[in-house]
Context: one part of a larger RNA
RNA sequence: UGACGGGGGCCCGCACAAGUGGUGGAGCAUGUGGUUUAAUUCGAUGAUACGCGAGGAACCUUACCUGGGCUAGAAUGUGCGUGAAGAACUCAGAAAUGGGUUUGUCCUUCGGGACACAAAACAAGGUGCUGCAUGGCCGUCGUCAGCUCGUGCCGUGAGGUGUUGGGUUAAGUCCCGCAACGAGCGCAACCCCUAUGGUUAGUUGCCAGCACGUAAUGGUGGGGACUCUAGCCAGACUGCCUCCGCAAGGAGUGAGGAAGGCGGGGACGACGUCAGGUCAUCAUGGCCCUUACGCCCAGGGCUACACACGUGCUACAAUGGCCGGUACAGCGGGUUGCGACUGCGUGAGCAGAAGCCAAUCUCUCUAAAGCCGGUCUCAGUUCGGAUCGGAGUCUGCAACUCGACUCCGUGAAGCUGGAAUCACUAGUAAUCGCGUAUCAGCAAUGACGCGGUGAAUACGUUCCCGGGCCUUGUACA
Repeated sequence: UGACGGGGGCCCGCACAAGUGGUGGAGCAUGUGGUUUAAUUCGAUGAUACGCGAGGAACCUUACCUGGGCUAGAAUGUGCGUGAAGAACUCAGAAAUGGGUUUGUCCUUCGGGACACAAAACAAGGUGCUGCAUGGCCGUCGUCAGCUCGUGCCGUGAGGUGUUGGGUUAAGUCCCGCAACGAGCGCAACCCCUAUGGUUAGUUGCCAGCACGUAAUGGUGGGGACUCUAGCCAGACUGCCUCCGCAAGGAGUGAGGAAGGCGGGGACGACGUCAGGUCAUCAUGGCCCUUACGCCCAGGGCUACACACGUGCUACAAUGGCCGGUACAGCGGGUUGCGACUGCGUGAGCAGAAGCCAAUCUCUCUAAAGCCGGUCUCAGUUCGGAUCGGAGUCUGCAACUCGACUCCGUGAAGCUGGAAUCACUAGUAAUCGCGUAUCAGCAAUGACGCGGUGAAUACGUUCCCGGGCCUUGUACA
């Protein structure tokens, strides 16, 4: 000087407390461990691994296994040359691949060019190892308020001072004081979305007033008022008032205002820590393989299953289940696509088909919870839907291993969950549906967004956990 203390003081955080809803019990989904296996490819392992890499494992992917094949090789460049490239048929084979028959003879500015094959060769290739050789990127402490430097001063020196102290703040935020005076990286602000108004603009959006028209609908003429769209402005700064205070600053069911004291949300992550993670995104040093640890193909596996754990979904019901009627969103996507509408089918869906490269058409106009009416009457039930049988639909060469969905039947466990443990302070939790990426299809209950309905509680900081500042002790560095 740090680190540490079941030392002290001060302070903060859904850290506790006060509340709300969960997990832990059940079934299933998914990841992991373990076990099994020819293989169950690899990585990630307290917080900071475990719905994680994977934002799509039937083949492919694919790295694994078994078997069949290739050896300058599957890709790309140079290249003496040869030939257009190629197309059709056929044989063997699981295919890769190998063989055969027919056909074909490119363009040209005549320099050459495109494409394929191929001798010899040069560069190959490796998801093999090392993340403890590395770059890049990322997690974490932590959006915590800290981390430093120049000069000066103090100390023999390590070092200190500044950065401590008194206040204050979300903040090393600001003020005052001070052997310090300044500065940098962080904080904040500048950026984006959102909340109000003005202005400009008026199509594909809108329709108040005026016409036309319809069974009905902005459907038509027209209009810019309104909503909206999207550019530019305004607006919030403790600016004003009162009180406390030397000041900084703070307090107020103060005013005005759409918004009030950082308005709400996002992006943004200091010096560094964990030899944290990644050599399997990529790049890369070194080492290793080179008729194989490279490459091609078929099938299998990554989906196994006495079990254990994590994360979720669905429930155990009456604030409910079922039936009928009825209302209101927002974000997004669409031409190998979205597909209105009509017909068929109980249905998944199929057939025909308008419009739309989309503020126009469509997914998607019935969003669901909600509201109105009916029924069930507390039961393992009209709760719950696992599992299994049968019949189908769709995608795709192909759904056996191993897809999703539909219909009929079947109807398991489960009656609110031990010890323990998690999230959340407001348009939040809870609850309800909708969309997107990936994607032929889908194992999505996941991830990321969007809107609808919409709470309870916070006395407080004694305690648990994590962190910050000062101080103290130390046998630690």
A computed fold for a 477-nucleotide part of an RNA from an uncultured bacterium, annotated as small-subunit ribosomal RNA, 3' major domain. The full RNA is in RNAcentral, with records from ENA and SILVA.